RNAcentral holds the sequence, with entries from SILVA. This is a predicted structure of a 1384-nucleotide RNA (small-subunit ribosomal RNA) from a metagenome.
């Protein structure tokens, strides 16, 4: 090499079994899906048991081999062959069917071994454990889903069909069935053992393990098979994706890792079948992304470390109201000592069951050894809740907040640092859920007024329901039995070094079902029986109960007529009206509508609305009284019916009065109002609708109990009582007010109805209506509050009472004039600042040419004009000069003192000089502050202790009643009593004694002190009293007059420019120096004086009488000059002595005669004086000369009650001088009025409202406007869902079965063999013969998904443009509402 046979091994095929299990995920389902106790008409490979059985035949196929298509996926024809594949006969019961006879129905002498034998086959009975099916209960939300449903209910009729009951299907008949105990739609959703929380009842939730159950790209639909209508099977349709030769094909990660998108987010393309289970095999053993392990995530629990003892030079370095110190902080660093943890080495498992092998984890836990403090601390928070504070920096800014709020220059709130709390390999935040939350209340809540009783009654269904007795035992109660899978919670216990964690044992409650008992309480059922609930009859009786119909009187309006003449009407005052064409008045007559005066009343009736002349008929209902009489017939009531004020609508009438609308007059800024003067709807009657009110007792019915007193109605003449309607009150409720037998008590029983405030009773549906509208009734979105009911303040165009130059009655003023002087404003380089109602404005300012001066413009100097404190120098200091506007600078001269010390030196105190520390700042903040001060207000109030009372907040006291000037006394008083205010203690002043003093004299008389005197003490009236009121005495009378003195507190009142001061700012300048400016300006407004307008007065001459002051850098007589301001001398006086220093208004005499004047005196020129460096800007005075305005002063306003108001001078501080007519002080002279308390203002007390509390200068509404949210409407437009008709009609399924086709069985015919059924029987063969059962199949039909057509339904988005809401530091325009809110 080839050919056989035979083992093995790999592929490929028949053929069995397994792919229906295990994984995975919640679409979709509101259902018998799921839970849970039960049932009967059922199947059940494989597994166990038992019974009996496997005789005898036959045709194909697939591989395979030739051969054809086709890219490919695949696939066709021919031809062989096998079986535990397939088929036929035979046998048949204990199976099946069937009343019954009787019929029907199976297998593989097979595998494997040498055999024992095991392992298969077939029919039947039973188990186990699975599955399929029936109904009880029990399972989310919506009534703005009230009717739904034709196989739909139901049929002991019939038929098909399933494994099984069944309308599961189909035909006939009947009309039934669900549903307020929520059907049927809509919306949401796996269910459930369990988990979370919660004391528990409960609420939320169904992630991880576990049952159940649906589901596999999306819908249909069926094969096979015990089991599917199958995740990794198949067939159709659809979307999508990939491949192609364009003719076709292929796919399904919600398996395990992994990729994309999406998201705020979620891991490794591991290792291993070593265990634990599964499938298949006789096994060996294959398979297994189930599992077991391992990685990655501080994601969750639990454990465990980062070190430990010692160490104050309490280091440095940071923080600091600090440089002293004090915190960080024994903390560090240093000294000893450990090694859990880490590194490295060395040993090294248990998990293996089952002698012997067998470990993924994994050289892992575990150990032992060596090194070194070695390799490890953060994150929040620190205003309250809520453990923990201070710097700095910002400056309603930047930011923070869970609530309340922090932040507008001292931020424990924002940001940073120091420091401290917490919790820790964690910490904080954000979402959620539950609990606190009795905040949906079963446990376990409420409705008079906070949110909440239906407008009232009638009655249906439910709910509840008087004594008493039988039976019965559903309910209850009780035992016992069954279940409520495991796990998990709980309790005792074991194992990992311990806990997480794992695992062994026990076990409660409570559902449900089943049996049995007890007892006869209570509920219930059924039957019997009773009166006290109800209810009926009898006799009274009261009343505006209701419905009709009759009659009447007053009055208002109209019409006619008398009568009469200018006006009426009408208002806060007026017009418009009306009226000589005769109103209004007035007096007669009539029409006509509507309403019924007194009586008349917290009285009557009536279910509530609601009902009032008088009579009449009709009828409801209540109470009383005494018997009878029914026998629980009651309560309440969801839906439902019924009535229901006004106002509205409809209709047909009626219209006096009133009187929405509407017209006009008024008032007002405006007046769509209040006032007034017409007036239409309506108002009235019939008829019909509307159904609402603060429809209120803001209080549902009913029943029983539970103190009293008192009033009024009824029955009833009195009492008693009985029903009914008030008040007062105890117990008790109640937040409180308040309620109390008429409950808001104490209970039961039933209905309604509430759950922050707005948005809102809207919107949208639907349901009534003729509309108006009305019922039911939201949600976004928004805000931290809205509400009760009490207190205390305040306030009030509430109330009472009182008081005050408050008003009233009186003088006499402002506001007009000029002139002073302060302020706004206006100007300026500057006009320095402050002060602004009362409480600023002749105020800081008791005195701005310079100074002052803080403001401006120029010019100088920088440790400074002033203080310390360090060095070095001079004593300091005085005289002359230069230059400069001065400041400032430059030269000359002169001078040396105090102390100590022998000198020398040194010191003190000044002065120049240098440097730094620091000096200065009338820069800022009076809203950081102290102190002063103004103002309510010299008003009489303001508070405390104890006690009582209230839950409190509070209150009483202190409220009343009298009296004061008084919260002053008094009386009484749950108050007693103090405080701090009020008097009174001080001063002045009037009288009277006295001391002392006295300047010339006087001293009772000035001065000065020290005392007396006034107390309602007497006296009268009146009062409980305080007190008043009148009289007496007295200087002087009720505080004698005046001052001083000014609670608690208000006004973020004034002042950082009087001083002090915190911080902050300047520092060659915001400090300081100097010269001129300015603060004194001037179109004008305001404030507060001055002077006047004259005859009470002006002028001129004569003459009287004060006080209180000052005074040496002064006061200043005389005396002389001068017209005068003044000057010149010059005596007195540090002042009871001298002076300032003559008061003046009065008086007397004279002129002036009513005039802008003999009134006024500005204002302006001229000559002068005075102070001063120095009158220009900017001073006073004085003489002459000039001679404005102005004739008593609008609205409006001021000050004053006795030596006051007016009126006249004096004087003083400040100060060189003055702008002083301010201020503060003095004295002369020297009134009127006050009925009083209504009115205006302000305060006090008491009540009262109140939506105010920054307190009425308070709160607060609406319209427009602008800006952002949210939402309705809207032509339409874009989807999802769903439901009626109809169309098309794919796979499949049933039915169909062609002149289709068909190996096995049957029948005919022939041959050929063979035989022990030979007339027969079996086998081939050939069938290119004819049929048949049986299979299969085309066409057709029914059914049907997807897709379409038409019309509907619910719902969503969106949408030009319109509507409402709501938010929003400073918008307009009223003034609606809180007080009597200015019209309740």
């Nucleotide at each position: 090499c080839u050919a056989u046979a035979g083992a093995c091994u790999g592929c490929a095929g028949u053929g069995g079994c397994g792919g229906a299990c295990g994984g995975g995920u919640g679409c979709g389902u509101a259902a018998c899906g799921c839970g849970u106790a039960a049932g009967a008409a059922c199947u059940u490979a494989c597994c166990u048991u038992u019974u009996g059985g496997a005789g005898g035949g036959g045709g194909a196929u697939a591989a395979c081999a030739a051969u054809a298509g086709g890219a490919a996926a695949c696939c066709g024809u021919u031809g062989c062959u096998a079986a535990u594949a397939c088929c036929c006969c035979a046998u048949a019961a204990u199976g099946c069917u069937g009343a019954g006879g009787a019929g029907c129905u199976a297998a593989a002498c097979g595998g494997u071994g040498a055999g024992a034998a095991c392992c298969g086959c077939c029919a039947a009975a039973a188990g186990a454990g699975a599955g399929g099916c029936u109904a009880g209960c029990g399972u989310c939300u919506g009534a703005u889903u009230a009717g739904c449903u034709a196989g739909u209910u139901g049929g002991u009729g019939g038929a098909g069909g399933u494994a099984a009951a069944u309308g599961c299907u189909c035909c006939c008949c009947a009309a039934g069935g669900c549903g307020a105990c929520g059907a049927u739609c809509a919306g949401u959703a796996g269910c459930u053992g369990g988990u979370c929380u919660g004391a528990g009842a409960g609420g939320a939730u169904g992630a991880u393990c576990a049952g159940c159950c649906a589901c596999a790209c999306u819908g249909g639909g069926a094969c096979u098979g015990a089991g599917a209508c199958a995740c990794g099977g198949c067939c159709c349709a659809g979307a999508c994706u990939c491949c192609u030769a364009c003719g076709g094909g292929a796919g399904g990660c919600a398996g395990c890792a992994g990729u994309g998108a999406g998201g705020a987010a979620u891991u490794u393309u591991c290792c291993a079948c070593a265990a634990u289970g599964g499938g298949c095999g006789a096994a060996a053993g294959c398979c297994u992304g189930a599992u077991g392990g391992a990685g990655c995530a501080a994601g969750a629990c639990c454990g465990c470390g980062u070190g430990a003892a010692g160490g104050a030079a309490g280091a440095a370095g940071g923080a600091u109201c600090g440089u002293g110190g004090u915190c960080u902080g024994u903390a560090a660093a240093c000294u000893u000592c450990u090694u859990u943890u880490c590194u490295c080495a060395g040993a090294g498992a248990a998990g293996a069951a089952a002698u012997c092998a067998u470990g993924a984890c994994g050289g892992u836990a575990u150990c032992u050894g060596a090194g070194g403090a070695a390799u490890a601390a953060g994150c929040a928070c620190c205003g309250a809740c809520u453990a923990a504070c201070u710097c700095u920096g910002u400056g309603c800014c930047a930011g923070c907040a869970g609530u309340c709020g922090c932040g507008g220059u001292a931020a424990u709130a924002c940001a940073g640092g120091g420091g401290g709390u917490g919790c820790a390999a964690g910490c904080g935040u954000u979402a959620u859920u539950c609990g606190g939350a009795a905040u949906a209340a079963u446990u376990g809540g409420g409705c008079g007024u906070a949110a909440a009783g239906c407008g009232u009654c009638u009655g249906u269904a439910g709910g509840u329901g008087g004594u008493u007795u039988u039976u019965g035992a559903a309910g209850u109660c009780u035992a016992c039995u069954g279940u409520c899978a495991a796990a998990u919670c709980c309790c005792a216990g074991a194992g990992c070094u311990c806990a997480a964690c794992u695992u062994u044992g026990g076990a409660c409650a409570g559902g449900c079902a089943g049996u049995g008992g007890a007892g006869g309480a209570c509920u219930c059922a059924a039957g019997g029986a009773c009166u006290u609930g109800a209810g009926u009859u009898u006799g009274g009786u009261a009343g505006g109960g209701g419905u009709a119909g009759a009659g009447g009187g007053a009055a208002u309006u109209c019409u006619u007529a008398u009568u009469g003449g200018a006006g009426c009407g009408g208002u806060g005052a007026a017009a418009u009206g009306c009226a000589c064409a005769g109103a209004u008045a007035u007096u007669a007559a009539g029409a006509g509508g509507a309403a019924c005066a007194c009586c008349a009343g917290u009285g009557g009736c009536g279910a509530a609305a609601g009902c009032g002349c008088u009579c009449u008929a009709c009828u409801g209902g209540g109470c009383c009284a005494a018997a009878a009489c029914u026998g629980a017939c009651a309560c309440u009531g969801a839906g439902a019916g019924a009535c229901g004020a006004g106002a509205g609508c409809u209709g047909u009438g009626g219209g006096a009065g009133c009187g929405a609308a509407u017209a006009g007059g008024a008032u007002u800024a405006g007046a769509u109002a209040c006032c007034c003067u017409a007036g239409u709807a309506g108002u009235c009657a019939c008829a019909g609708c509307c159904g609402u009110a603060a429809a209120c007792g803001a209080u549902g019915g009913a029943u029983a109990c539970u103190a009293a007193g008192u009033g009024c109605u009824g029955g009833c003449a009195a009492a008693a009582c009985c029903a009914g309607u008030g008040c007062u009150g105890u117990a008790g409720c109640u937040a409180a007010c308040g309620c109390g037998u008429u409950a808001a008590g104490u209970a039961u029983c039933c209905c309604g109805c509430c759950u922050g405030g707005g948005g809102a009773g809207u919107a949208u549906g639907c349901u009534c209506g003729c509309a108006a509208g009305a019922g039911u009734g939201a949600a976004a979105c928004u805000c931290a509050a809205a509400g009760g009911a009490a207190u205390u303040g305040a306030c009030g165009g509430g109330g009472g009472a009182c008081c005050g130059c408050a008003c009233a009655a009186g003088u006499g003023g402002u506001g007009g004039a000029u002139u002073a002087u302060g302020u706004g404003u206006a100007u300026u380089a500057a006009u320095u600042c402050g002060a602004c109602g009362a409480u600023a404005c002749g105020c800081g300012a008791a005195g701005a040419a310079c100074c002052u001066u803080a403001c401006c413009a120029g010019g100088g100097a920088u440790u400074g004009a002033c203080a310390u404190g360090u060095c070095g120098a001079g004593a300091a200091c005085c005289u002359c000069u230069g230059a400069g506007a001065g400041a400032u600078u430059g030269g000359a001269g002169g001078g040396u003192g105090c102390c100590u010390g022998a000198a020398a030196a040194g010191g003190a105190a000044c002065u120049c000089g240098g440097a730094c520390a620091c000096a200065g700042g009338u820069g800022g903040u009076g809203c950081a502050u102290g102190g002063c001060u103004g103002u309510c207000g010299u008003c009489a109030g303001c508070u405390c202790g104890u006690g009582c009372c209230g839950u409190g907040a509070a209150g009483u006291g202190u409220a009343u009643g009298g009296u004061u000037a008084a919260g002053u006394c008094c009386a009484g008083c749950a108050a007693c009593g103090a405080g701090c205010g009020c008097a009174a203690c001080c001063c002045u002043u009037g009288u009277c004694u006295u001391u002392a003093g006295u300047u010339a004299a006087u001293a009772u008389u000035c001065u000065a002190g020290a005392g007396a005197g006034a107390c309602u003490g007497c006296c009268g009236g009146u009062g409980u009293a305080a007190g008043c009121c009148g009289g007496a005495g007295g200087a002087a009378g009720g505080a004698g007059a005046g001052g001083a003195u000014g609670a608690c507190g208000u006004c973020a009142a004034g002042u950082c420019a009087g001083c002090a001061u915190g911080c902050c700012c300047c520092u060659u300048a915001u400090a300081u120096c100097c010269u001129g400016g300015g603060c004194u300006u001037c179109a004008c407004a305001c404030g507060u004086a001055a002077u006047a307008c004259a005859a009470u007065g002006g002028c001129a001459g004569a003459g009287a009488c004060a006080a209180c002051c000052g005074g040496a850098a002064g006061c200043a007589a005389g005396c002389c000059u001068g017209c005068g301001a003044a000057g010149g001398u010059a005596a007195g006086c540090g002042a009871a002595u001298c002076u300032c220093a003559u008061a003046a208004a009065c008086u007397c005499u004279g002129c002036c005669u009513c005039a802008a004047u003999u009134c006024g005196g500005a204002u302006u020129g001229u000559a002068g004086g005075c102070u001063g460096c120095a009158a220009c800007u900017c001073g006073c005075c004085u003489g002459c000369a000039u001679g404005a305005a102005g004739c008593u002063g609008g609205a409006a306003u001021c000050a004053c009650u006795a030596g006051u108001a007016a009126u006249c001078g004096c004087c003083g501080g400040u100060c060189a001088g003055c702008u002083a007519u301010a201020c503060g002080g003095c004295g002369g002279u020297g009134a009127a009025u006050a009925c009083g308390u209504u009115c205006c203002c302000g305060g006090u007390c008491c009540u009262u409202g109140u939506a105010c509390a920054c307190a009425c200068c308070g709160c607060c509404c609406g319209u427009c406007a602008c800006a952002g949210g949210c939402u309705g409407g809207a032509a339409g437009u874009c989807g999802a869902c769903u439901c009626u008709a109809c169309u098309c009609g794919a796979a499949g399924g049933c039915a169909g079965g062609a002149c289709g086709u068909u190996a096995a069985c049957c029948c005919a015919a022939a041959a050929a063999u063979c035989u022990u059924u030979u007339u027969a029987g079996g086998u081939u063969u050939u069938c290119c013969a004819a049929g048949g059962a049986g299979g299969c199949u085309a066409a057709u039909g029914c059914u049907a998904a997807c897709a379409g057509u038409a019309g509907g339904g619910u719902u969503g988005g969106u949408g030009a443009c319109u509507a409402a809401u709501c938010u929003g530091a400073a918008g307009u325009c009223g003034a609606a509402a809180c007080a009597a809110g200015g019209u309740a």
It matches the Rfam family "Bacterial small subunit ribosomal RNA". Gene Ontology terms of the family: structural constituent of ribosome and ribosome.
Its mean pLDDT, the model's own confidence on a scale to 100, is 84.